[in-house]
The RNA shown here (SAM riboswitch aptamer (S box leader)) has 131 nucleotides and comes from Mariprofundus sp. It matches the Rfam family "SAM riboswitch aptamer (S box leader)". The family has 457 seed sequences and 9,625 matches in Rfam 15.1. The prediction has a mean pLDDT of 76.
């Protein structure tokens, strides 16, 4: 970078530096920001993917009084916990809607038209897994 799988409406912000932008592109809408974006550092804090802990169940080198017990170790459903480990994160669901799908409303000219909770697809982020 790409494949492969999980989460993706919980959570968690000061300070310096900087100096006009940002909310992943696009388009729309909508916040955000000179009461100082972006980005860069410090300190801080969330959170619990992964690492570590405990661990059912399976396997099991090997042992012994061997239709049977025991067992180092490997695995590992599951579960607890903390910031002293790799990461990630700290405006508003991933700010919202784009494309299917569609309870349900509502118009009317009675078979269309508009709205639309929710589900789903892609897209993207983050991690892990190998490559």
């Nucleotide at each position: 970078g790409g494949c492969u799988u999980a989460u993706u409406c919980a959570g968690a912000g000061c300070g310096g530096u900087g100096g006009a932008g940002g909310g992943u592109g696009c388009a729309g809408g909508c916040c955000c920001u000179a009461c100082g974006a972006a980005a860069c550092c410090g300190c801080g804090g969330c959170a619990a993917c992964c690492g570590g802990c405990c661990a059912a169940a399976g396997a099991g080198a090997c042992c012994c009084c061997a239709u049977g017990g025991g067992a180092a170790u490997c695995c590992g459903a599951g579960g607890a916990g903390a910031a002293u480990g790799g990461u990630g994160c700290c405006a508003a669901u991933g700010c919202c809607u784009g494309c299917c799908u569609g309870a349900g409303a509502a118009g009317u000219u009675u078979a269309c038209u508009u709205c639309g909770a929710g589900g789903g697809a892609g897209c993207g982020a983050u991690g892990a897994u190998g490559c």